[in-house]
Molecule: Bacterial RNase P class A
Organism: Flavobacteriaceae bacterium
RNA sequence: CAAGCAGUUCACCUUAUCGUUACAUACUGACAUCUGUCACUAUGUAAAGGAAAGUCCGGACACCAAAGAGUAUCGUAGCGGAUAACAUCCGCCCGGCGCAAGCCGAGGACGAGUGCAACAGAAAGCAAGUACAGUCAGGCUGUAGUGAAAUCAGGUAAACUCUACGAGGUGCAAUGCUACGUAUAUUGGAGCUUGAGGGCUACUCGCCCGAUUCCAAGGGGUAAGCAGCUAAAGUAAUGCAGCAAUGUAUUACUCAGAUAAAUGAUAAGGGCCCGCCACCGGCGGGAACAGAAUCCGGCUUAUGAACUGCUUUUUUU
Repeated sequence: CAAGCAGUUCACCUUAUCGUUACAUACUGACAUCUGUCACUAUGUAAAGGAAAGUCCGGACACCAAAGAGUAUCGUAGCGGAUAACAUCCGCCCGGCGCAAGCCGAGGACGAGUGCAACAGAAAGCAAGUACAGUCAGGCUGUAGUGAAAUCAGGUAAACUCUACGAGGUGCAAUGCUACGUAUAUUGGAGCUUGAGGGCUACUCGCCCGAUUCCAAGGGGUAAGCAGCUAAAGUAAUGCAGCAAUGUAUUACUCAGAUAAAUGAUAAGGGCCCGCCACCGGCGGGAACAGAAUCCGGCUUAUGAACUGCUUUUUUU
């Protein structure tokens, strides 16, 4: 110099003017009279990511709504740990790939059973038996030959299966409250404690609820507003414990909450990259993947640039 392996950081910056949304404070006005609600104005603070994507896992939270037992279905699979939890992460062992740094894991059981293995070979499994030898023969034993594998034999379980452990469902379009409005008119069926129907529950048993009730058809009204909605398994720095994942203590900070969907526009200067030139500089161009919608921890995928450590071949000094 080149080719690799592992990891980290950033995702243009600053100022000014105007604008959008949320929150806080203040003035004014209206309504109310529990001093709160609404509107305007002013000031301040903040405002789309490392993946917001995929919806692949796990949860927080909400409702079913609390009764279990068995079967089914699904998931995990070396040992130990971390975590709220996980199919995630960390450490060690084993196996495989790579010269190496490192990476991958489909890592329990083939003596519970059933399958599968082309061609070659006499034959690919519960039996036999090609050629030759040891023997008169039979039987038994051995050698050769084919093949990846040939004598109650091995291989294979991201083959069916078995074993151990685990798993309720639906999801913010969950759920709760307020306002407005109406007709359950009509028809059919079932039932009224000798139980229709519903729930636990994918199915069976069992248990619970249940009567101007329930199911089906058909019809009418509503589609408005508020909450949920962002202070949390939160972020950063430092110390201690631990190989590490991570935990803990102290200090500091508060970093969107929209609802057809806000998070922007303009100007100037600077930074990064590329090209050209007459090279103290000037001119021109460019900047990837991509936009929150209940929230969080992971995994996977897309993608521009810079940095740190490590490995290897060859060459040069």